[in-house]
RNA sequence: GAGUUUGAUCCUGGCUCAGAGCGAACGUUGGCGGCAGGCUUAACACAUGCAAGUCGAACGAGAAAGCACCUUCGGGUGUGAGUAAAGUGGCGGACGGGUGAGUAACACGUGGGUAAUGUACCCUUCGGCGGGGGACAACAACUCGAAAGAGUUGCUAAUACCGCAUACGUCGGCGGGAACUUCGGUUCCUGUCGGGAAAGGUGGCCUCUCCAUGGAAGCUACCGCCGGAGGAGCAGCCCGCGUCCCAUCAGCUUGUUGGUGAGGUAACGGCUCACCAAGGCUUAGACGGGUAGCUGGUCUGAGAGGAUGAUCAGCCACACUGGAACUGAGACACGGUCCAGACUCCUACGGGAGGCAGCAGUGGGGAAUAUUGGGCAAUGGGCGCAAGCCUGACCCAGCAACGCCGCGUGAGGGAUGAAGGCCUUCGGGUCGUAAACCUCUGUCGGGAGGGAAGAACCGUCUCGAGUCGAAUAGUGGGUGUUUGACGGUACCUCCAAAGGAAGCGCCGGCUAACUCCGUGCCAGCAGCCGCGGUAAUACGGAGGGCGCAAGCGUUGUUCGGAAUCAUUGGGCGUAAAGCGCGUGUAGGCGGCUUGGCAAGUCGGGUGUGAAAUCCCUGGGCCCAACCCAGGAACUGCCUUUGAAACUGCCUGGCUUGAGGCCGGGAGAGGGUGGCGGAAUUCCCAGUGUAGCGGUGAAAUGCGUAGAUAUUGGGAGGAACACCAGUGGCGAAGGCGGUCACCUGGACGGGUACUGACGCUGAGGGACGAAAGCGUGGGGAGCAAACAGGAUUAGAUACCCUGGUAGUCCACGCCCUAAACGAUGGGCAUUUGGUGUGGCGGUCAUCGAUCCCUGCCGUGCCGGAGCUAACGCGUUAAGCAUUCCGCCUGGGGAGUACGGUCGCAAGGCUGAAACUCAAAGGAAUUGACGGGGGCCCGCACAAGCGGUGGAGCAUGUGGUUUAAUUCGACGCAACGCGAAGAACCUUACCCGGGCUUGAAGUGCGAGUGACCAUCGGUGAGAGCCGACUUCCGCAAGGACACUCGUAGAGGUGCUGCAUGGCUGUCGUCAGCUCGUGUCGUGAGAUGUUGGGUUAAGUCCCGCAACGAGCGCAACCCUUGUUUGCUGUUGCCAUCAGUUCGGCUGGGCACUCUGCGAAGACUACUGCCGGUGACACCGGAGGAAGGUGGGGAUGACGUCAAGUCAGCAUGGCCUUUAUGUCCGGGGCUACACACGUGCUACAAUGGCCGGUACAGAGCGUCGCGAACUCGCGAGGGUGAGCUAAUCGCACAAAUCCGGUCUCAGUUCGGAUUGCAGGCUGCAACCCGCCUGCAUGAAGUUGGAAUCGCUAGUAAUCGCGGAUCAGCAUGCCGCGGUGAAUACGUUCCCGGGCGGUGUGUACA
Repeated sequence: GAGUUUGAUCCUGGCUCAGAGCGAACGUUGGCGGCAGGCUUAACACAUGCAAGUCGAACGAGAAAGCACCUUCGGGUGUGAGUAAAGUGGCGGACGGGUGAGUAACACGUGGGUAAUGUACCCUUCGGCGGGGGACAACAACUCGAAAGAGUUGCUAAUACCGCAUACGUCGGCGGGAACUUCGGUUCCUGUCGGGAAAGGUGGCCUCUCCAUGGAAGCUACCGCCGGAGGAGCAGCCCGCGUCCCAUCAGCUUGUUGGUGAGGUAACGGCUCACCAAGGCUUAGACGGGUAGCUGGUCUGAGAGGAUGAUCAGCCACACUGGAACUGAGACACGGUCCAGACUCCUACGGGAGGCAGCAGUGGGGAAUAUUGGGCAAUGGGCGCAAGCCUGACCCAGCAACGCCGCGUGAGGGAUGAAGGCCUUCGGGUCGUAAACCUCUGUCGGGAGGGAAGAACCGUCUCGAGUCGAAUAGUGGGUGUUUGACGGUACCUCCAAAGGAAGCGCCGGCUAACUCCGUGCCAGCAGCCGCGGUAAUACGGAGGGCGCAAGCGUUGUUCGGAAUCAUUGGGCGUAAAGCGCGUGUAGGCGGCUUGGCAAGUCGGGUGUGAAAUCCCUGGGCCCAACCCAGGAACUGCCUUUGAAACUGCCUGGCUUGAGGCCGGGAGAGGGUGGCGGAAUUCCCAGUGUAGCGGUGAAAUGCGUAGAUAUUGGGAGGAACACCAGUGGCGAAGGCGGUCACCUGGACGGGUACUGACGCUGAGGGACGAAAGCGUGGGGAGCAAACAGGAUUAGAUACCCUGGUAGUCCACGCCCUAAACGAUGGGCAUUUGGUGUGGCGGUCAUCGAUCCCUGCCGUGCCGGAGCUAACGCGUUAAGCAUUCCGCCUGGGGAGUACGGUCGCAAGGCUGAAACUCAAAGGAAUUGACGGGGGCCCGCACAAGCGGUGGAGCAUGUGGUUUAAUUCGACGCAACGCGAAGAACCUUACCCGGGCUUGAAGUGCGAGUGACCAUCGGUGAGAGCCGACUUCCGCAAGGACACUCGUAGAGGUGCUGCAUGGCUGUCGUCAGCUCGUGUCGUGAGAUGUUGGGUUAAGUCCCGCAACGAGCGCAACCCUUGUUUGCUGUUGCCAUCAGUUCGGCUGGGCACUCUGCGAAGACUACUGCCGGUGACACCGGAGGAAGGUGGGGAUGACGUCAAGUCAGCAUGGCCUUUAUGUCCGGGGCUACACACGUGCUACAAUGGCCGGUACAGAGCGUCGCGAACUCGCGAGGGUGAGCUAAUCGCACAAAUCCGGUCUCAGUUCGGAUUGCAGGCUGCAACCCGCCUGCAUGAAGUUGGAAUCGCUAGUAAUCGCGGAUCAGCAUGCCGCGGUGAAUACGUUCCCGGGCGGUGUGUACA
């Protein structure tokens, strides 16, 4: 920095990722080299080999094989050889190498001290090395033992051991003096007394002495020995400071703390011991528990930090486990000793041996870590005079990509963009200059040849210089020679040859990289969020791409990001977080001023801060990694010197902080004891009678044994109406009648006192509502528990009737709370307004109040500022300071365990496992609320008529069936798609057929047909057959068929892949945008508010100003008038008349109709309410406040409906899921529901007579008149392409008659018979007619629907579809009501405000 809590937002907060690192491991892949690293686990156990020896120039002793010679053949001599092996002795085995078990410690780091110490080998220096003695190994002999080994006797040397001599130093005792001193002592000078040493070896020489080639004594050189002094290096001890977690470890300690004395040590010291005293440590964390080797460094990080302590380096500790000492300069000793233990091995069972945390190696453990290699050539170490020997230290090699670094797997050219793969919208795109192909190069690997550096020494030979008494000793220099494990390696040259050398992870977001197929919440993925339920860039494969590359990923782990423990650098009103409250201990912090000190602080200097590492510069390996040199740095510590502002300390002063004194007023502050009235209840008595009480309604309960009500009297307990107030007091809890007493605090005013005496406060101790506990009282009312009655699905509740603890008092506990302002205390500081409580002041006044003003308290509103926002805002949550408390994701859990307190209940303190990807705060927009406000709608109410009951029609469910094709399912599916299922339709079922197909397009080949007609067969479809071309000269073409091919076809699936269309909220009044403004932001504003409207309609106001889609209007129709037109319409006037506008005629009127164009009107225009708009009332008017009706449906919602109307992606099918045909089915029927029709009758039925429409339709048609039939209808056919003719008589109505309340003269279902019509065909399965039959049904339970006026209701008429077939649908007119108080309630909707733990709301 990012992802992740939400619909979105800001914040808080956790989780996760991107980075870097690793002694790694695992998966997969693997060409080469350089450098480095390689048991993190079982400090588990170990076979085998090696890892510490060396010195003959300290000493004695001393083989063998082999070879040569001799031999008496038994052997001997020489050589091997003074060799090997062993012993005495010296030095070294305390180094080097390993490991990290233990250790929380002076172990380590750092800086000091040692005047409290040691030191072999090494260096410098002083002095010395005289003279004796006695042993013990080896060896020999004997003995014991299985072995390991041991014993006895005897011999012997020394640089082994022991006396003696000597003593420059030294050590000790006793004196004297000087210097320094931390006053303890130390150092130096000096006198005296005492103690105390030694070892020789090798080489050389002959000047002096002796023997006389030459040796010995002697001298000399070197190595060594002894006694001192000094140095270097090393070691011991002591001290300051630093060094993990747990306080759910709070007290620990008897050698403990100190003293005296003694012992012990190299050395101080309770180190040890005796005695004496009673101390010592600890909240600045003792004691206890857990964990851990420490450091330089390493990793990370901007840093501060955090983590770590492999390799390299320093220190420590350990060596099978535990203990102990010996030797030694040094050890309490890895490859030494002793004891004990466990384990392993040997054994003759008596007894012995062993210690890989050395190098290899083995087993075991484990995710996991290498060769039983070479060499002392180099570096280093031990011994030695030296040569040299030893050295698993070390140098090399081997194994494994374990890491870092480097190199390669080729380079240039090469387009028809080959083949092939993948994708595709079928055009193409991409892999891709990639390949092929051409031209080159030669790293690595392979072959051949050459071939280093690492080597300096030592030794030896030689040369010469200086020193000494000589030197060919020794020392130093030069030259030559000699020494290489690695290794014939690095490196160089040549040869051949692009030839042998690329993988791994990822591609939804974070995070660079996209498509196809498969799969279908399966298989699987996943670090977090999350993907997968048929179109998956997230699973698996493929193509392509991205990243890194001899590696790449995964896992683990560390730091980072994480400011997520915050010193740098966080917080605590509501997100986690202020202790319930005050008092006060330690501690922290602290007013003004003088002088001093210099601890903190600041500056300078010295020392130290090992090396390596990091950084800089330079250099060496071809580069790099790596290595080397120099520098810087090591932020620290010690010490010294200086400064004196600040802090601190000492000292003197001050008054403003704090306190005191004087005299005031306010107050439910606390405690104790009295007193008072109202009310409830109970008791007694009176009056009085049937109820009372209680609730939403009731019941339980009380009451005729007299309640309730009412009057009088009495008892008892508790609480104190009004006053009473965001009034007062108190630290908080809390405090309320009144009086008295005792008592605390605050405030105002004054003051001549003290002189910083202050603030906070870990622990501690005091107080602490209610409930609860203990003991004893008290008990009126109230009231957990409990009982009963109700409510309810239940009701262990809410409501009611009762009722015990308790509530009250005294004493003692408990110690909690939403103990809240969810806000710790103190001090200082920073604009204001307005209340209220207490005290005071000024002016004026006789006085008081008001106004103004000072201090203290308590509220509200607000500025800056702060805040995530809400909000806070001189009573801060502002700006600062000081002290305390507390927080670190949610759950688990304030739980468990432990401790502590409590009589108990329980309190305080207070985890973890496990689990989740969040849990949260504030604010925003919606939605929702059996929350509230305002307002609409046939929403309720007021009415009228229905449905739900009956029969039938129709649709649906269900059931049935070969099939009963499919879809539609709350409103918004169900007389819906379907404005017409007998065949067809038709998609379903059965059966029979066809296969480029019933229809369309292209190509190739073949044929010559096709059509029409005819024959056979068949249920038909079809099959079989007969007949049979056209244009063109030709080539060829047209048409058709057959075969083949591309492809057709599908009412098969997905309406949750879609387009289009539609339903619905809803004709509801809403939905948005631009700019501006406000807000961190989501968003808000506008669109809210006041009015008003049917309306976001309009007006006013307003940080908004405008605009868009909706509303309204524009459109159609209807209502009025006028003009025009005048037939098919009309008829006032005129004429004719068969009396019919029939005819002439007319176009006036009415009406009507038509078509076209247009006008007028209605616009709140006028008047009033009213100042503006809206609105209301009125007038005029046919019509008045959108006149009535229609069309018109905003942003969107319901993954609403439709793949079967059409279109369409994907999937499926292809002699079938396509297509043709016959028949059947969609019409089934125990049931259930929806929508309707007809009724149940008298406002009616029937009979007779009779009046008045509108809108439509008609030539494949409507069909008059006439005629036949009871009728449906038939015959005939005028007229009409229609204001002309026809459908076509409208019906209810009205008039008259009849029926008289009944299952009827109501009702018509059902059934029988006989007919009619349409049609190829009415069996399944049409409609109609006549006669006969005459079912249910007497107004319909719960429930439920429509309608506000020409509406409901009622009556008929027409049309679409249609051969025929409506009770459905769409239209038309006739007759023609009732009611609306009103908006509480039901349903739906709109607006703004509110709550929310809702957002699939």